[in-house]
């Protein structure tokens, strides 16, 4: 160098063009003598930069980083 596949919240992972969820961890509150276990609520996201569309995580160039494969 050349191809595929990936990047979404503090981690894991959904979400094929109409309001971005869900575990799980965080924090607050019930509950308990306390812990724990359980409940109910709250904060934290679409790697970056453009197009296209009324409307983009999603389609499309381009750029980064990660993994894989071939030379």
């Nucleotide at each position: 160098g050349c191809g595929a596949g990936g990047g979404u919240g503090a981690u894991u992972c959904a979400a094929u063009g109409g309001u971005a969820g869900a575990a799980u961890a965080u924090c607050a509150g019930c509950u308990u003598c306390c812990c724990a276990a359980g409940c109910u609520g709250g904060g934290u996201a679409c790697g970056c930069g453009g197009g296209u569309u009324c409307g983009a995580u999603u389609c499309c160039c381009g750029u980064c980083c990660c993994u894989c494969g071939c030379u």
Molecule: transfer RNA
Organism: Candidatus Omnitrophota bacterium